C1' cells in the first nucleotide's frame, strides 16, 4: 500500500433481496422451597461503529472515514 469480510442490547447472535429492530443467555421483579439451586410468569435495556448521500421511508442501497480479522504485494 492494495483486494475481501466484519460492525446492532452487558454476551453471542438475528432481522433475506428499503418499510416502525427481535431471540437466547444475562440482569431485575414475583411465584415456588426451610434455604438454595433448578422452573414458571413479567419488566428494564438500543443514537445499529463514526459523517454525509439517494428516499416518503435506510440496521438494509451510495461516499468518505474508523476499529478488529484475513489474504496478497
Nucleotide at each position: 500500500g492494495g483486494g475481501g469480510u466484519u460492525a446492532u442490547a452487558g454476551c453471542u447472535c438475528a432481522a433475506c433481496u428499503g418499510g416502525u429492530a427481535g431471540a437466547g443467555c444475562a440482569u431485575u421483579a414475583g411465584c415456588u422451597u426451610u434455604g438454595c439451586a433448578a422452573g414458571c410468569u413479567a419488566a428494564g435495556g438500543g443514537u445499529u461503529c463514526g459523517g454525509g448521500g439517494u428516499u416518503c421511508g435506510a440496521g438494509u442501497c451510495c461516499c468518505c472515514g474508523u476499529a478488529a480479522c484475513u489474504c496478497c504485494a

Predicted 3D model of a 73-nucleotide RNA (transfer RNA) from an Ignavibacteria bacterium. Its Rfam family is "tRNA". The family's RNA type in Rfam is transfer RNA. From the family's description: Transfer RNA (tRNA) molecules are approximately 80 nucleotides in length. Its family is annotated with triplet codon-amino acid adaptor activity in the Gene Ontology. Lineage of the source: Bacteria > Pseudomonadati > Ignavibacteriota > Ignavibacteria. The coordinates come from a structure-prediction model, not an experiment, and the mean pLDDT is 81.